Bacterial RNase P class A from Pokkaliibacter plantistimulans, 349 nucleotides, folded computationally. Its Rfam family is "Bacterial RNase P class A". It is annotated as a ribozyme. About the family: Ribonuclease P (RNase P) is a ubiquitous endoribonuclease, found in archaea, bacteria and eukarya as well as chloroplasts and mitochondria. The coordinates come from a structure-prediction model, not an experiment, and the mean pLDDT is 77. NCBI's taxonomy places the organism under Bacteria, Pseudomonadati, Pseudomonadota, Gammaproteobacteria, Pokkaliibacter.

[in-house]
RNA sequence: UGAGUCCGCUGGACAAUCGUCGCCCUGCAAGGGGGGGAGGAAAGUCCGGGCUCCACAGGGCAGAGUGCCAGAUAACGUCUGGGAGGCGCGAGCCUACGGAAAGUGCAACAGAAAGUAUACCGCCUAAGUCCGCAAGGACCGGUAAGGUUGAAAUGGUGCGGUAAGAGCGCACCGCGUGGGUGGCAACACUCCACGGCGAUGGUAAACCCCACUCGGAGCAAGACCAAAUAGGAACCCAUUAGGCGUGGCCCACGCUGGGUUCGGGUAGGUCGCUUGAGGUCAGUGGUGACGCUGACCCUAGAUGAAUGAUUGUCCUCGACAGAACCCGGCUUACAGGCGGGCUCAGCCC
Numbered sequence: 001u002g003a004g005u006c007c008g009c010u011g012g013a014c015a016a017u018c019g020u021c022g023c024c025c026u027g028c029a030a031g032g033g034g035g036g037g038a039g040g041a042a043a044g045u046c047c048g049g050g051c052u053c054c055a056c057a058g059g060g061c062a063g064a065g066u067g068c069c070a071g072a073u074a075a076c077g078u079c080u081g082g083g084a085g086g087c088g089c090g091a092g093c094c095u096a097c098g099g100a101a102a103g104u105g106c107a108a109c110a111g112a113a114a115g116u117a118u119a120c121c122g123c124c125u126a127a128g129u130c131c132g133c134a135a136g137g138a139c140c141g142g143u144a145a146g147g148u149u150g151a152a153a154u155g156g157u158g159c160g161g162u163a164a165g166a167g168c169g170c171a172c173c174g175c176g177u178g179g180g181u182g183g184c185a186a187c188a189c190u191c192c193a194c195g196g197c198g199a200u201g202g203u204a205a206a207c208c209c210c211a212c213u214c215g216g217a218g219c220a221a222g223a224c225c226a227a228a229u230a231g232g233a234a235c236c237c238a239u240u241a242g243g244c245g246u247g248g249c250c251c252a253c254g255c256u257g258g259g260u261u262c263g264g265g266u267a268g269g270u271c272g273c274u275u276g277a278g279g280u281c282a283g284u285g286g287u288g289a290c291g292c293u294g295a296c297c298c299u300a301g302a303u304g305a306a307u308g309a310u311u312g313u314c315c316u317c318g319a320c321a322g323a324a325c326c327c328g329g330c331u332u333a334c335a336g337g338c339g340g341g342c343u344c345a346g347c348c349c
Stems, first nucleotide, its partner, number of pairs: 001345010012314007020037002023034004039320001043331002046329005051218004058251004063214005068082005083097001084095004098209002103207002105203002120147002122143003128139004155173006174197001175195005180189003222271004232262006242256004278297008
């Protein structure tokens, strides 16, 4: 200097005038004064909760979710740190990462053959039989080391042995079992011993098995006030039992009627509604996520839905985009600008 990789911040600003929503002060009222008013994703509604109600709410089955280990957290399918496998020269990145000897299923085409197999091209002719003077040929038989096909061919390389071959034997590697060392663990080890060795083939984001977790509905939840109407009508089931009770079924528990159709009234107001698993700074513990302590701060609460318009100045010349009970994540969208760590390549000293 260039290329890359990981992390963080920002997301137009200031002033004036008018308008708009809420809060505080003042005033009988009209009014006056003072401060404040969308996001990093508010989006998606994909997870987890807080809160409210069923409701005093237990157990099981089915079903659903997660799936290496250890932690963080209110919790999670999130995050942090490790392990294993894979990609990259590297910094780094990805993983739907328990089990195939519990069982069932699946694998096109090619190939001889795709799970206790197979002989297409091949190799041998030892042993046995026949023909031949002989060389040799045929039958019978042996073989899976060589070649073909494929993503994958039944441990690999080498030596010996054999008629030719084969863990048939040996050495090393691989694998299995038992032990040792390190680590909380997943796991690792150029460690030790034994074993010729389950054909440890693949697939569970196939069914399945295993481990752990799991009530439901939702702020249009729910509570209160006021007003109005028709303390309506008809039909069906039931009465020792039956029926109902916020996912399905069963048990337990509670209640004592339950269900369908038609018709009538109301759609108003207040609360919930913003002080929170809250934010900022400092110290401290930890590799880290994060925890603890102290100090300071209060940061929109609309309800047919509020922050708009004009002027002037600055500037990085402005992207994605608007709260509706609240919070922790994940995913997606994003113009421009700023900062930091690390890696690689080239050059100079």